A computed fold for a 173-nucleotide RNA from Ruminococcus flavefaciens, annotated as Lysine riboswitch aptamer. The prediction has a mean pLDDT of 76. Its Rfam family is "Lysine riboswitch aptamer". Its family is annotated with lysine biosynthetic process in the Gene Ontology.

This record gives sequence, structure tokens and C1' cells, in this order.
RNA sequence: UUACAAGGUAGAGGCGCGGCUGCGAAUAGUACCUGUGCACGGGACCACCUGUCCUAUGGUGUUCAGCGAAAGGCAAUGCCGCCGAAGAGCUGUCUUUGGUAAAUUCAGCUCUGGCUGCACACUCAACAGGUUUGCAGCUGUCAUCAUGCUUUUGAUGGAGAGCUAUCGGCAUA
Repeated sequence: UUACAAGGUAGAGGCGCGGCUGCGAAUAGUACCUGUGCACGGGACCACCUGUCCUAUGGUGUUCAGCGAAAGGCAAUGCCGCCGAAGAGCUGUCUUUGGUAAAUUCAGCUCUGGCUGCACACUCAACAGGUUUGCAGCUGUCAUCAUGCUUUUGAUGGAGAGCUAUCGGCAUA
């Protein structure tokens, strides 16, 4: 001096990811409530057990009539944070509950580069959407091989702890 580890900074993929907002559609002429007829005695909190509460002065179910929503989910628009963005599964943990289940917080491990379509299952009012899995396609990136030669193209394979640019310079050569 060159190569180079750890570490740092800035970026790229694209219907890119996540969050907030919520024009609007649907939920739905549904639930609730009131009146009427009929049936039966039970009904509610809670999916189950237990416990508690209400109830023939009335409860539940149902026909008809009147009145008539909302939550969750989707979502135009706009804004914010970003590129393991983020999501899923398992284990432990925090909170809620009388207990289980369920939900929630945090941590660890595993999987997924991204998007789209199809199929099964689950969820949902829903043939909307969401989640897992499988298959197929498109696309970005790197490696190898071939091709091209101021430009690429094709095949195979890998994964985001990646890739590009740049700073850095342990050990080693």
C1' cells in the first nucleotide's frame, strides 16, 4: 500500500408493508321495543362446569302488525412510520376471570424476498375480507454456467442476519 472481519451511514424491489382517519356499500327492514293470537312452564349472566340472579303480579318460544338500530369486518380520500418493512406458529411470561378456555403484554426459537391467481379448511351476515397450507404465474436480488460485447438474454439454484453504494480497517495474507 492492496484485499478483508466486526460495526456504521444511505438506498432499491412495488397494486411494497404497517398504523391512523372513515365518503360510502352491506349488515337490514335483521336485532331491540310495543300490541295481538297460540304453546309451555322456566329463563339469564357464559362456550362448558360451578356459582349467582330473575320469574304464574309474569317468563320463554312462535304467527301477524307497528317502530326500527348498532358493533365487528370492508372501504374512497388524506396523513404518519418504514423496506423483516411486517406476518404466522410454538414455548415461557404479564394482565383480565371463581376455574378451564379465550384475549392481551414482553422475551426466546422456527418459517416467509415481494405480489397475484386457484384449491381445501377455519373465521365472518357475506359467494366481501382475513388466516394457515399446497399448487401455478409474475417480479426484484445474488451466485454459477452459457450467450452478448458501449445492451443484455437464457437456464439452474439460494435467501432479507440478504442485495447495492459508501465509511471503517481487528486478525491474517